[in-house]
Description:
Model confidence (mean pLDDT): 78 of 100. A computed fold for a 355-nucleotide RNA from uncultured Spiribacter sp., annotated as Bacterial RNase P class A. It matches the Rfam family "Bacterial RNase P class A". Rfam links the family to the GO terms tRNA processing, dimeric ribonuclease P complex and ribonuclease P activity. By type it is a ribozyme. Lineage of the source: Bacteria > Pseudomonadota > Gammaproteobacteria > Ectothiorhodospiraceae > Spiribacter.
RNA sequence: GAAGUCGGCCGGGCAGUCGCGGCGCCUCAGGGCGUCGAGGAAAGUCCGGGCUCCAUAGGGCAGGGUGCCAGGUAACGCCUGGGCGGUGAGAGCCGACGGAAAGUGCCGCAGAGAUCAGACCGCCGAUGGCCGUGUCCGCACGGCACAGGCAAGGGUGAAAAGGUGCGGUAAGAGCGCACCGCACGCAUGGCAACAUGGCGUGGCACGGUAAACCCCACCCGGAGCAAGACCGAAUAGGGGAGUGCAAGCACGGCCCGUGCGAGCUCCCGGGUAGGUCGCUUGAGGUGCGCGGCGACGCGUAUCCCAGAGGAAUGAUUGCCCUCGACAGAACCCGGCUUACAGGCCGGCUUCCACU
Numbered sequence: 001g002a003a004g005u006c007g008g009c010c011g012g013g014c015a016g017u018c019g020c021g022g023c024g025c026c027u028c029a030g031g032g033c034g035u036c037g038a039g040g041a042a043a044g045u046c047c048g049g050g051c052u053c054c055a056u057a058g059g060g061c062a063g064g065g066u067g068c069c070a071g072g073u074a075a076c077g078c079c080u081g082g083g084c085g086g087u088g089a090g091a092g093c094c095g096a097c098g099g100a101a102a103g104u105g106c107c108g109c110a111g112a113g114a115u116c117a118g119a120c121c122g123c124c125g126a127u128g129g130c131c132g133u134g135u136c137c138g139c140a141c142g143g144c145a146c147a148g149g150c151a152a153g154g155g156u157g158a159a160a161a162g163g164u165g166c167g168g169u170a171a172g173a174g175c176g177c178a179c180c181g182c183a184c185g186c187a188u189g190g191c192a193a194c195a196u197g198g199c200g201u202g203g204c205a206c207g208g209u210a211a212a213c214c215c216c217a218c219c220c221g222g223a224g225c226a227a228g229a230c231c232g233a234a235u236a237g238g239g240g241a242g243u244g245c246a247a248g249c250a251c252g253g254c255c256c257g258u259g260c261g262a263g264c265u266c267c268c269g270g271g272u273a274g275g276u277c278g279c280u281u282g283a284g285g286u287g288c289g290c291g292g293c294g295a296c297g298c299g300u301a302u303c304c305c306a307g308a309g310g311a312a313u314g315a316u317u318g319c320c321c322u323c324g325a326c327a328g329a330a331c332c333c334g335g336c337u338u339a340c341a342g343g344c345c346g347g348c349u350u351c352c353a354c355u
Stems, first nucleotide, its partner, number of pairs: 001351010012320007020037007039326001043337002046335005051224004063220005068082005083097001084095004098215002103213002105209003120154002122150003127147002129144006162180006181204001182202005187196003228277004238268006248260004284303008321324001
């Protein structure tokens, strides 16, 4: 210098004018002054939590989720470090990455056979059978490919009972052996996942699929700020007490009486309109120090950084530049994912050149 890879950051700048929202102060109530006023994703609403109300003894079932190990965290499906597998020449990147030698199901096409495996081509035909020849009549040799044996080679397929070699055999085959691979046990290293060119045992365990049922381990109550809390009219309606008892009704054979019942007075409580709170000081930001590989934690100093309720954050002028992307809060926070013109910084890898 080129190509690549990973991480972090910025997201037009300065000044003026006119507006808009919150807060504080002043006010002659018109307003004035000061100050603050979107994002890295405010987005999707996909996870996790705070907060609020409801439910709830404990435990189980059902249902849902997560799924290598250790750590971080309020928690997580997130993050960090590590392991294993895949991929790349490398820095790196990707992985729902527990269990298929518990059970069940499924595996299109092709193919003989897709699993208590299978035989199309092929190899053999030792043994048995048949035929021929010889014969010392016991059998021997040759042939057939009939019974049968085999799975080496070919062929199908994503996948067909481990690979190479030697021995062995009629031909073959872990049938035997050596090496490699695999499984199990022990040892060693590691907290663990796991690893071992350490030792031993076993010829070797009969494919794939669990984002198929299922098994195992762990986690999970529901609804959401229109949550919810407080104040609270007018009108209508409810309850209680007192007064009243006109008509009427009930008790009764009738009268008296008692109860219900109109109106009036006082009291009580619920809801609605409306108002207030919840509302932004918080698992908070920044600097420094310390611990940790790191995520992160601890200490200390300092800062206050939107909070509306028809809902503000805009318009315009001047100058400059590399001419400016995606997009806008509505209870809050931690993540993930998605969108994004252009630019800056740093680590690492590979290659080239020069000293």